[in-house]
């Protein structure tokens, strides 16, 4: 100096499972009206399923071995179950740190 290694925004890929069911409201469209259909719509209650945003368990395995840190694995509290948002994880290439001759 290439390089590597964290962090940060960015910016491309990212899976899973009900467009559920009942009730009110809005709103369109249909009726003389009652009602009746529609809905990427809201609030309300059910029941069923996801797991990769958090979260919270156990642990192989690690450390400076008192203790500690740990998962894509378990639990589903939060989240989610058309499409959008949102997503661990990845991959670029900026920027900032450490380390490197």
């Nucleotide at each position: 100096g290439a390089g590597u290694c964290c962090c940060g925004a960015c910016u491309g890929g990212g899976a899973g499972a009900g467009a559920c069911c009942g009730g009110g409201c809005c709103g369109u469209g249909u009726u003389c009206g009652u009602g009746c259909a529609c809905g990427u719509g809201c609030c309300c209650g059910g029941c069923g399923c996801c797991g990769a945003a958090g979260g919270a368990g156990c642990a192989a395995c690690c450390g400076c071995c008192c203790c500690g840190g740990a998962a894509u694995c378990u639990c589903u509290c939060a989240g989610g179950c058309a499409a959008a948002c949102g997503g661990a994880c990845c991959g670029g290439g900026c920027g900032g740190g450490a380390c490197g001759g």
Molecule: Glycine riboswitch aptamer
Organism: Symbiodinium necroappetens